[in-house]
Context: one part of a larger RNA
RNA sequence: CUGGGCGUAAAAGCGUGCGCAGGCGGCCUUCCAAGCGCCACGUGAAAGCCCCGGGCUCAACCCGGGAGGGUCGUGGCGAACUGGGAGACUUGAGGCCGGUAGAGGUGGGUGGAACUCCUGGUGGAGUGGUGAAAUGCGUAGAGAUCAGGAAGAACACCCGUGGCGAAGGCGGCCCACUGGGCCGGUACUGACGCUGAGGCACGAAGGCGUGGGGAGCGAACGGGAUUAGAUACCCCGGUAGUCCACGCAGUAAACGAUGUCGACUCGGUGUGGGCGGUCUUGACCCCGUCCGCGCCACAGCUAACGCGACAAGUCGACCGCCUGGGGAGUACGGCCGCAAGGCUAAAACUC
Numbered sequence: 001c002u003g004g005g006c007g008u009a010a011a012a013g014c015g016u017g018c019g020c021a022g023g024c025g026g027c028c029u030u031c032c033a034a035g036c037g038c039c040a041c042g043u044g045a046a047a048g049c050c051c052c053g054g055g056c057u058c059a060a061c062c063c064g065g066g067a068g069g070g071u072c073g074u075g076g077c078g079a080a081c082u083g084g085g086a087g088a089c090u091u092g093a094g095g096c097c098g099g100u101a102g103a104g105g106u107g108g109g110u111g112g113a114a115c116u117c118c119u120g121g122u123g124g125a126g127u128g129g130u131g132a133a134a135u136g137c138g139u140a141g142a143g144a145u146c147a148g149g150a151a152g153a154a155c156a157c158c159c160g161u162g163g164c165g166a167a168g169g170c171g172g173c174c175c176a177c178u179g180g181g182c183c184g185g186u187a188c189u190g191a192c193g194c195u196g197a198g199g200c201a202c203g204a205a206g207g208c209g210u211g212g213g214g215a216g217c218g219a220a221c222g223g224g225a226u227u228a229g230a231u232a233c234c235c236c237g238g239u240a241g242u243c244c245a246c247g248c249a250g251u252a253a254a255c256g257a258u259g260u261c262g263a264c265u266c267g268g269u270g271u272g273g274g275c276g277g278u279c280u281u282g283a284c285c286c287c288g289u290c291c292g293c294g295c296c297a298c299a300g301c302u303a304a305c306g307c308g309a310c311a312a313g314u315c316g317a318c319c320g321c322c323u324g325g326g327g328a329g330u331a332c333g334g335c336c337g338c339a340a341g342g343c344u345a346a347a348a349c350u351c
Base pairs, nucleotide, nucleotide: 003323004322005321006320007305008304013319015202016201017200018199022195023194024193026089028087029086030085031084032083034082035081036078037077038076039075040074041073042072043070050066051065052064053063054062055061092192093189094188095186096185097184098183099182100181104178105177106176107175108174109173110172111155116150117149118148119147120146121145122144126137127136163170164169207248208247209246210245211244212243216242217241221237222236223235224234259318260317261316262315263314264313267296268295269294270293271292272291273290274289275288276287277286300307301306324351325350326349333344334343335342336341
């Protein structure tokens, strides 16, 4: 390179989005003729290869003839398809109007429970902890209990097999600002679309910088146990951190281990959101339909497990990625970072 692949086995979907270039592109009419097809001419040296004939006694070799050989050039013809120009369309896409659900985001405010601490009252010997203990705390009055106060962090029940978000993720309540979705309607725009190398942005936890905060928890660390030992598991403490603001970092089993978009392909059942119908005073039930989240299962697929309209089925467009194990996601180099480190990424050697 070709081919075959990327849920797990068994290497492989970039953590996610936006998007320049590029690739790809709905329906109708018409024109052009670059791609495309046909024809003619020119050219594609000779030798060689292939075929026919001939010459050295054969062959090799040699001679003559023919055929063949192209992303080629010029001219002519054709117009289905690709492409280009012009015009038109509404199904794709978008807009507008009316509704609607939601832990979507940012900022501000506020509430109660609990833990801890402080002050005071009552009280008087234990408490705490474990498999059992001990360290610890306590007559300088602990634990328990009552009242008051302070502070930080997280929001029980509701809570769902539920909802929202591109992903990470999002959960007390209220207010402000703000993103997206879905449904119904539409007399608007008229292909404006899909994907997306680079690029840019977002990106859990942990980590870093500056400043603040610090109740609980708690790497490190100290102590008590256990044990042959115990740099652990258990217990008593406890610093960073966890929280806030701003800046950096940019990773993950960032998982559905399943890229995005579109089309098509029996059913059943539950649930969240909307609309319509039937019924009703009305809601409910029931029926239909659109969007989402689950379960079961036909065909089909799969090595099997399983997937099965939310596909891993049948196809199309575009991107990413894989190519035996170890060495190694390492070294070196480059780029990025304050650092930690991240991204890109080998080879010798070995099985």